[in-house]
């Protein structure tokens, strides 16, 4: 004094004066109190509550996936593993399985999945070609031999090129040239033992074949969950209207005693017709504060004290003056409740790294 | 309040993860005296911000718009 990284708070204040919605007095016309958020928002998740469904299970179908915890429950949470970022304080991870099985992999490249062979390399071997000297034979010719060239056959995948990915990496011995073809070291795989840890895991030993890719926010597998539907749930009570069909099973009553006909009420669907009113549901709750309280690293749990803090139904928090100051942002309850996302002017606090510079 | 689809050229529509493509308008040429027609040929798009993947219009998650349905 620069640069950053994490956590949390606060979201104009104070008086006046007029209105607004609950709910409590009562002299009935007034007075008393209470009156939006951290996200009230998206409606993304998990539950409460309500109804209908349901003897048990399965099968579809979804939705979640490392491990211990947490909690009513979660896709949240805390701690921890392991990956990847970052000099660092710290971030970020839909993170089970790719030797159950099915599939994808454009272009480029030789070659993309039990891979493959363009340049290159070599050409031992084995074909072919002249050359160099042996052996036999009268001769024609035969028999076996050296070092060269071609680059035919066929070897190689160390090099060069392609790709998002080319079947370990580094030396070294080998070879005609080469390759884990063999050695050493190292990465990585798997298997057995030992240690540590509740675990995930981590460290180590020994062996093994020397390489096994990559994607499951593709099908799938394997494990956990999960009846469906929403306060326009649902019960009442008022007003109103026009009834008609289908299934079921139950009483009557007919005859030709049936797998019938009627006919009356019930249940349940479907069509048509009515209604736009009122009560309740409704806010006392997995509630808020405070505690140098106990347990726990922690989320969170227990305990003690304490306080009641919006319930409207076309929807209630505002107007206006005054006065400070850092001139005021997203945005506003509709069953409740716990999250996760996303909006968000400004001002405050606490913790930490990393650089310079002087003491 | 609940709950359910969809966002692609100016306009309608297409595309098994693999170079966004037609049709209609629009513009420039050719044809014709001229226009219309009809022929070539331009131009122009995956609402928006992140992951998954080698690679996203497509998968997935957030956010913006829009439709649609339930008393």
């Nucleotide at each position: 004094c620069g640069a950053g990284c994490c956590g949390g708070c606060a979201g104009g204040g104070c008086g006046a004066u007029c209105g607004c919605g609950g709910c409590c007095a009562u002299u009935c016309a007034u007075g008393g109190u209470c009156g939006a958020g951290g996200a009230a928002a998206g409606u993304c998740c998990g539950g409460a509550c309500u109804c209908c469904a349901c003897a048990g299970g399965g099968c579809a179908u979804g939705a979640c996936g490392c491990u211990g915890g947490g909690u009513a429950a979660c896709a949240c949470c805390c701690a921890g593993g392991c990956g990847g970022g970052g000099c660092g304080a710290c971030c970020c991870g839909a993170u089970g399985g790719a030797c159950a099985g099915u599939g994808c992999a454009a272009c480029a490249g030789a070659a993309a999945g039990c891979a493959g062979a363009c340049c290159g390399c070599c050409g031992a071997u084995g074909g072919c070609g002249a050359c160099c000297a042996g052996g036999c034979g009268c001769a024609a010719g035969c028999c076996a031999g050296g070092g060269c060239g071609c680059a035919c056959a066929g070897g190689u995948a160390a090099g060069g090129a392609u790709g998002a990915a080319a079947c370990g990496g580094u030396g070294g011995g080998g070879u005609a040239a080469g390759a884990g073809c063999c050695c050493a070291c190292c990465a990585g795989c798997g298997a057995u033992c030992c240690g540590g840890g509740c675990g995930a895991c981590c460290g180590g030993u020994u062996c093994g074949g020397c390489u096994a890719g990559g994607c499951a926010a593709a099908c799938c597998c394997c494990g956990u969950c999960a009846g469906g539907a929403g306060c326009a749930a649902g019960a009442c009570c008022g007003a109103g209207c026009a009834g008609g069909g289908g299934c079921a099973g139950g009483a009557c009553g007919g005859c030709c005693c049936g797998u019938c006909c009627g006919c009356u009420g019930u249940g349940u669907c479907c069509c048509g017709g009515g209604u736009a009113g009122g009560u309740c549901g409704c806010u006392u709750g997995a509630g808020g504060c405070c505690g140098u309280g106990c347990g726990g690293c922690a989320a969170c749990g227990c305990c003690g004290g304490u306080c009641c803090c919006a319930g409207a139904u076309a929807g209630a928090u505002g107007a206006u003056c005054g006065u400070c100051c850092a001139c005021g942002a997203c945005a506003g309850g509709a069953u409740c409740c716990g999250g996760c996302u996303u909006a968000c002017a400004u001002g405050c606090c606490g913790g930490c790294u990393c650089g310079c510079a002087c003491c | 309040g609940c709950g359910g689809g969809c966002g692609u050229c100016g306009u309608u529509c297409a595309a098994a993860g693999g170079c966004a493509g037609g049709a209609c308008c629009u513009c420039a040429g050719a044809u014709u005296u001229c226009c219309a027609u009809u022929c070539u040929g331009a131009c122009g798009a995956u609402g928006c911000c992140g992951g998954u993947u080698c690679g996203a219009u497509u998968c997935c998650g957030g956010u913006c718009g829009c439709c649609c349905g339930c008393u």

Description: Two RNAs folded together computationally: RNase P RNA and transfer RNA, 430 nucleotides in total. Rfam match: Bacterial RNase P class A. It is annotated as a ribozyme. Rfam links the family to the GO terms tRNA processing, dimeric ribonuclease P complex and ribonuclease P activity.